[in-house]
């Protein structure tokens, strides 16, 4: 250097032929137990990898670029 997949919550990872973003684990409260634990219950957390472009509307679509991974020279 060309390609090729990847990048969403603290963490593993879902989403959608464009309509405003969710699970489970941590963690935080409470029930429940003598206590732990495990259970159950609810709130909390997010410039969607950064920047522009399209569009009434972009996690999605177009483009360059940053990072990780892979394959080929």
């Nucleotide at each position: 250097g060309a390609c090729c997949c990847g990048g969403u919550a603290g963490c593993u990872c879902a989403g959608u032929u464009g309509g405003u973003a969710g699970a489970g684990c941590a963690g935080u409260g409470g029930c429940c137990u003598u206590u732990u634990a495990a259970g159950c219950c609810a709130a909390c957390g997010g410039u969607c990898g950064u920047g522009g472009g399209u569009u009434c509307a972009a996690u999605c679509c177009c483009c360059a670029c940053c990072c990780g991974g892979g394959u080929c020279a």

Source information:
Predicted 3D model of a 73-nucleotide RNA (transfer RNA) from a Patescibacteria group bacterium. The source organism's lineage runs through Bacteria and Bacteria candidate phyla. Rfam family: tRNA. Its family is annotated with triplet codon-amino acid adaptor activity in the Gene Ontology. The family's RNA type in Rfam is transfer RNA. The sequence was found in a public genome assembly.